[in-house]
This is a predicted structure of a 363-nucleotide RNA (Bacterial RNase P class A) from a Terriglobia bacterium. Its Rfam family is "Bacterial RNase P class A". It is annotated as a ribozyme. The prediction has a mean pLDDT of 78.
RNA sequence: GUUGCCGGAUGGGCAGUCGCUCCCGGGCGCCGUUUGGGGCUCGGGGGAGGAAAGUCCGGUCUCCACAGGGCAGCGUGCCGGCUAACGGCCGGGGUCCGUUCGCGGAUACGGAAAGUGCCACAGAAAAUAUACCGCCCUGGCAACAGGGUAAGGGUGAAAUGGUGCGGUAAGAGCGCACCGCGGCCGGAGUAAUCCGGCCGGCAGGGUAAACCCCACGCGGAGCAAGACCAAAUAGGGGAGGAGGGGCGGCCCGUCCCGCUCGACUUCCGGGUAGGUCGCUAGAGCCGUUCAGCAAUGGGCGGCCCAGACGAAUGACUGCUGCCCGCAAGGGUACAGAAACCGGCUUACAGUCCGGCAACCCGC
Numbered sequence: 001g002u003u004g005c006c007g008g009a010u011g012g013g014c015a016g017u018c019g020c021u022c023c024c025g026g027g028c029g030c031c032g033u034u035u036g037g038g039g040c041u042c043g044g045g046g047g048a049g050g051a052a053a054g055u056c057c058g059g060u061c062u063c064c065a066c067a068g069g070g071c072a073g074c075g076u077g078c079c080g081g082c083u084a085a086c087g088g089c090c091g092g093g094g095u096c097c098g099u100u101c102g103c104g105g106a107u108a109c110g111g112a113a114a115g116u117g118c119c120a121c122a123g124a125a126a127a128u129a130u131a132c133c134g135c136c137c138u139g140g141c142a143a144c145a146g147g148g149u150a151a152g153g154g155u156g157a158a159a160u161g162g163u164g165c166g167g168u169a170a171g172a173g174c175g176c177a178c179c180g181c182g183g184c185c186g187g188a189g190u191a192a193u194c195c196g197g198c199c200g201g202c203a204g205g206g207u208a209a210a211c212c213c214c215a216c217g218c219g220g221a222g223c224a225a226g227a228c229c230a231a232a233u234a235g236g237g238g239a240g241g242a243g244g245g246g247c248g249g250c251c252c253g254u255c256c257c258g259c260u261c262g263a264c265u266u267c268c269g270g271g272u273a274g275g276u277c278g279c280u281a282g283a284g285c286c287g288u289u290c291a292g293c294a295a296u297g298g299g300c301g302g303c304c305c306a307g308a309c310g311a312a313u314g315a316c317u318g319c320u321g322c323c324c325g326c327a328a329g330g331g332u333a334c335a336g337a338a339a340c341c342g343g344c345u346u347a348c349a350g351u352c353c354g355g356c357a358a359c360c361c362g363c
């Protein structure tokens, strides 16, 4: 230098004009007795992201429910650490894959020796077993029959430990060595696990992303949560209530008295529209230092960085960076906050940085 892989960062820059939204300060009117409220205007300041996305996981916060324990249901699942928590992250181990043998990558990775289920097709047989071809023995002239065998062949995704030697009629853990498996012991390690020794011919087909068993965790809904103030209109309740209506006191009328209906007056209460709060100072950001392999945590210093709701963050202009093009010119990714935070996943033009490996060139 080229190529490949892995990890991280960034996500155009400067200036101007006109707007939008929030905050601070000043001025001028308006409403209100006051604390205050609101309008116009001037000046200053803040104003999208690494994913604001999907809403998958975990939490803060709010309301509702709830004595304790169990069952059911759902989730997680090697070990250790980190964290507010997690299905996240870091470190380690096992297994698998790739390899240029240096290393790199992937991993739902508890239990199949508690029980149940399932294993297409093919095949003799798919799991208390069994024997198609073959091999061997016996009988038979032979066809064949009876028995032995699981080495060899065949089927299948998978066939009852593997390789070798011995052994045998042929074979077989039948015997032996090594590997594997199980048990016990010792050593290293916090542990997962690894290493070694002894014993046992040796239990075990696969499947738990099938039921299930074991261990651990989990109440529900969500900022349209929830709280406060509170019109008009229509309901509800209390008080008053007409030279008004009805009934009764008395057979009728009138006066009077009592009960009741009641326009109307006034007060109270709930809900709606509307407004206010929740609402953005936080598991916060930047720098530095210490502990730690790291994730992460502690100390010190500095900073304040959107807060809307018919939902602001925009439009235009000049110069410029990068890409395409001879030029004129064109293009410049994915994408737009909605209570907030930590993760994961997905999308993404271009650029930069670091690490590892191989090859080439130069000294």
Base pairs, nucleotide, nucleotide: 001359002358003357004356005355006354007353008352009351010350012320013319014318015317016316017315018314020047021046022045023044024043025042026041027040028039030037031036049334053345054344056343057342058341059340060339061222062221063220064219073218074217075216076215077214078092079091080090081089082088093109094107095106096105097104098103110213111212115211116210117207118206119205132153133152134149135148136147137146138145139144161179162178163177164176165175166174180202181200182199183198184197185196186195187194188193226277227276228275229274236268237267238266239265240264244261245260246259247258248257249256284303285302286301287300288299289298290297291296321332322331323330324329

The sequence was found by an Rfam model in a public genome assembly.